[in-house]
Molecule: transfer RNA
Organism: Planctomycetota bacterium
RNA sequence: GGGGGAUUAGCUCAGUUGGGAGAGCGCCACAAUGGCAUUGUGGAGGUCCUCGGUUCGAUUCCGUGAUCCUCCA
Numbered sequence: 001g002g003g004g005g006a007u008u009a010g011c012u013c014a015g016u017u018g019g020g021a022g023a024g025c026g027c028c029a030c031a032a033u034g035g036c037a038u039u040g041u042g043g044a045g046g047u048c049c050u051c052g053g054u055u056c057g058a059u060u061c062c063g064u065g066a067u068c069c070u071c072c073a
Base pairs, nucleotide, nucleotide: 001072002071003070004069005068006067007066010025011024012023013022019056027043028042029041030040031039032038049065051063052062053061
């Protein structure tokens, strides 16, 4: 220098004909127990990496940039 992949909640990650943003763990509250642990119920928490384009509508499609991983040279 070139090819490919990844970037979504605090963490690990799902998320396809383009329209509802989610799970597990963690956090908070409540209940059960004498208490802890644990279990159950409920809740909070998001610039879907950046900028631009296409579209009535973009996490999703296209382009640019950034970071990381990998292969080739």